A computed fold for a 319-nucleotide part of an RNA from a Bacteroidota bacterium, annotated as large-subunit ribosomal RNA, domain IV. The RNAcentral record of the full RNA draws on ENA. The coordinates come from a structure-prediction model, not an experiment, and the mean pLDDT is 86.
[in-house]
Context: one part of a larger RNA
RNA sequence: CAAUAUUGAAGGAACUUGGCAAACUAGCUUUGAAACUUCGGGAUAAAAAGAACCCUAGGUCAACUAGAGGUAACAUAAAAUUGAGGGGAGCGACUGUUUAUUAAAAACACAAGACUUUGCUAAAUUGAAAAAUUCAGUAUAAGGUCUGAUACCUGCCAGGUGCUGUAAAGUGAAUAUGAGGCGUCACGCGUCAACUAUAAACUCCAGUAAACGGCGGCUGUAACCAUAACGGUCCUAAGGUAGCGAAAUUCCUUGACGGGUAAGUUCCGUCCUGCAUGAAGGGUAUAACGACUUCCCUGCUGUCUCCAAUAUUGACUCA
Numbered sequence: 001c002a003a004u005a006u007u008g009a010a011g012g013a014a015c016u017u018g019g020c021a022a023a024c025u026a027g028c029u030u031u032g033a034a035a036c037u038u039c040g041g042g043a044u045a046a047a048a049a050g051a052a053c054c055c056u057a058g059g060u061c062a063a064c065u066a067g068a069g070g071u072a073a074c075a076u077a078a079a080a081u082u083g084a085g086g087g088g089a090g091c092g093a094c095u096g097u098u099u100a101u102u103a104a105a106a107a108c109a110c111a112a113g114a115c116u117u118u119g120c121u122a123a124a125u126u127g128a129a130a131a132a133u134u135c136a137g138u139a140u141a142a143g144g145u146c147u148g149a150u151a152c153c154u155g156c157c158a159g160g161u162g163c164u165g166u167a168a169a170g171u172g173a174a175u176a177u178g179a180g181g182c183g184u185c186a187c188g189c190g191u192c193a194a195c196u197a198u199a200a201a202c203u204c205c206a207g208u209a210a211a212c213g214g215c216g217g218c219u220g221u222a223a224c225c226a227u228a229a230c231g232g233u234c235c236u237a238a239g240g241u242a243g244c245g246a247a248a249u250u251c252c253u254u255g256a257c258g259g260g261u262a263a264g265u266u267c268c269g270u271c272c273u274g275c276a277u278g279a280a281g282g283g284u285a286u287a288a289c290g291a292c293u294u295c296c297c298u299g300c301u302g303u304c305u306c307c308a309a310u311a312u313u314g315a316c317u318c319a
Stems, first nucleotide, its partner, number of pairs: 001314008010305002014303001019300001028050004036041001038149001052071003055067004072076001084298007091290002096108002112147007124133003150285004155215003160212002162208004169203003175197002180192005216234005243277001244274001255271005
């Protein structure tokens, strides 16, 4: 000097990106127990009290229970094992799964919802095929895609792309037929070829958004000002509905106001001027849950003010 432990006056998060680390708490018995809630929970909520031994009483008789009492100690769950707690918000409903070896999460999954394919020698998948899986199943089944408990809901657009349908029409290849023509003096041969027949596909038409996707400008107007329920005009397939909103989304921005602090770029509530929210690429709310993220409070402490001491093991010095 370092590591690992133990202890610490006064203060008690002033440390720090951040209470990281450490400390506090702890098991049992008795009491007590809030908001909220899907009425199950929340809950070991929180917050309190008790315990040894002697004596007395009870007893199913070592152990336990109760009790005006008594005794000893700083300390009686005497060691060890052994929850700190509360409040606000975000995300994900939950238990679960994951990057073996830097990520455990808000990612994946999930019950549940929806669309779509499939009538059984099923669709789908593997394979060159035979065949196999699906399945010794049969639409309350099986495959694919998306959303993701529950509650309340899920608006408008079919112009584009896709998908589905469509006995017509148009376009549509090789091919079949070969009117007719060309070359050659000719036979014949070679060559060009109209019309007609002809599939899927495409065009056309229709449907479809819990398919891919999309969901506007400019301008005038109310008896203060401001704003615009109202009007005009251009464009569009239709112009963003209910909700939520400086948000895991807000550039300007540390927006404005309020709360919390002596002081708050974070946090909570509200506003709406949404650069660039928005409804199963789901919207909003939500009890319970979370080694998740974030803010605050109580307790606690060597994190700190500000370091010190002790033990052990190293390092170091000498032999």